The RNA shown here (c-di-GMP-I riboswitch aptamer) has 69 nucleotides and comes from a Bacillota bacterium. Its Rfam family is "c-di-GMP-I riboswitch aptamer". Gene Ontology term of the family: cyclic-di-GMP binding. It was read from a public genome assembly, where an Rfam model found it. Its mean pLDDT, the model's own confidence on a scale to 100, is 82. The source organism's lineage runs through Bacteria, Bacillati and Bacillota.
[in-house]
RNA sequence: UUCACGAAAAGGCAAUCCCUUAUACGGGAGCGCAAAACCCUGGGUCUAUUAGAUCGCCGGGUUACCGAA
Numbered sequence: 001u002u003c004a005c006g007a008a009a010a011g012g013c014a015a016u017c018c019c020u021u022a023u024a025c026g027g028g029a030g031c032g033c034a035a036a037a038c039c040c041u042g043g044g045u046c047u048a049u050u051a052g053a054u055c056g057c058c059g060g061g062u063u064a065c066c067g068a069a
Base pairs, nucleotide, nucleotide: 005067006066012033013032016029017028018027019026031056037062038061039060042058043057044054045053046052047051
């Protein structure tokens, strides 16, 4: 340095609820996540009208912080 892995630390994301608001935005609490960052190409689920949504459903791919065992 790379692969694998996931203790600690620093950060990150944000289920759901509350407040404000016509909505968005903003603020608070914080279910949880080591990829809960991205990709809808495989499958699943939901909506439905052609299709769309879901990557915080699973599989797969790509990229990335830290560095104990």